[in-house]
RNA sequence: GCAAAGCCGUCGAAAGACGGCGACGCAGAGCCAUGGGGCUACGGCGGUUGAUCGCCAUGCUCGCCUGGCCGCCA
Repeated sequence: GCAAAGCCGUCGAAAGACGGCGACGCAGAGCCAUGGGGCUACGGCGGUUGAUCGCCAUGCUCGCCUGGCCGCCA
C1' cells in the first nucleotide's frame, strides 16, 4: 500500500461484481482473460407424467496456476 470473511445497499437468472463498514491475510492480494483449473446455466440441447435431472460459456474467478505488461526493495 492492498483488503478476506461477515454485515448493509445496488446490479445480475446465477456465479459474481460495485459502493460503505470491517481486516483474514498478501513484498507485488498491481493491471490484462493467453493457455489451463474452478464456479454459475439466463439461454440452447436431451431426459422426465411431474417435481426436476444431465450436458454446453458467449458469463464469472488475476486473493487458483500459467503467460504478458508495469512497479517496489536489495
c-di-GMP-I riboswitch aptamer from a soil metagenome, 74 nucleotides, folded computationally. Rfam family: c-di-GMP-I riboswitch aptamer. Rfam links the family to the GO term cyclic-di-GMP binding. The sequence is in RNAcentral, with records from MGnify.